Predicted 3D model of an 85-nucleotide RNA (c-di-GMP-I riboswitch aptamer) from Candidatus Brocadia sp. WS118. The sequence was found by an Rfam model in a public genome assembly. The coordinates come from a structure-prediction model, not an experiment, and the mean pLDDT is 85.
[in-house]
RNA sequence: ACUUGAAAAGGGUAAACCAGUCGUGAGGCUGGGGCGCAAAGCCAUGGGUCUUCUAUGAGGAAGGGAAGAACGCCAGGUUGCCGUG
Numbered sequence: 001a002c003u004u005g006a007a008a009a010g011g012g013u014a015a016a017c018c019a020g021u022c023g024u025g026a027g028g029c030u031g032g033g034g035c036g037c038a039a040a041g042c043c044a045u046g047g048g049u050c051u052u053c054u055a056u057g058a059g060g061a062a063g064g065g066a067a068g069a070a071c072g073c074c075a076g077g078u079u080g081c082c083g084u085g
Base pairs, nucleotide, nucleotide: 002085004083005082012037013036017032018031019030020029021028022027035072041078042077043076045075046074047073049069050068051067052066053065054064
């Protein structure tokens, strides 16, 4: 440097749910909780998902436009602990 996660050590993270709090909302944060995770670290770049607003429309839906949310949906980018080869 590449490869890999069988066994192990030290650890890390934290789904549902509950409480508080912020947001119109998707959701965020804090505490409890622990289903899981070897990148479940970081980045909304592509696809997909979700929310709010909006033009059209008799009205609603779909599709369009705008602004957002989530990376623990799938890819991509980037950094990294321990061990195997």